[in-house]
RNA sequence: GCCCCCGUAGCUCAAUGGACAGAGUGAUGGUCUUCGAAACCAGAGGUUGCAGGUUCGAGUCCUGCCGGGGGCA
Numbered sequence: 001g002c003c004c005c006c007g008u009a010g011c012u013c014a015a016u017g018g019a020c021a022g023a024g025u026g027a028u029g030g031u032c033u034u035c036g037a038a039a040c041c042a043g044a045g046g047u048u049g050c051a052g053g054u055u056c057g058a059g060u061c062c063u064g065c066c067g068g069g070g071g072c073a
Base pairs, nucleotide, nucleotide: 001072002071003070004069005068006067007066010025011024012023013022018056028042029041030040031039049065050064051063052062053061
């Protein structure tokens, strides 16, 4: 330098172009307990890497850039 894959909650990951982007875990609060742990319950937590484009509608499709991984040279 060229090619491929990935980037979504603190972390690990879902989500056929269509309802308010969800789950587990963690953190927080509560119940329980003498106090903790475990268990159970609750609500919170998101500029879907950045900028454009296509579309009635984009996390998803297209382009450029940034970051990570891999391959070729």
Background:
Transfer RNA from a Chloroflexota bacterium, 73 nucleotides, folded computationally. The prediction has a mean pLDDT of 81. Rfam family: tRNA. The family's RNA type in Rfam is transfer RNA. Gene Ontology term of the family: triplet codon-amino acid adaptor activity. The sequence is in RNAcentral, with records from ENA.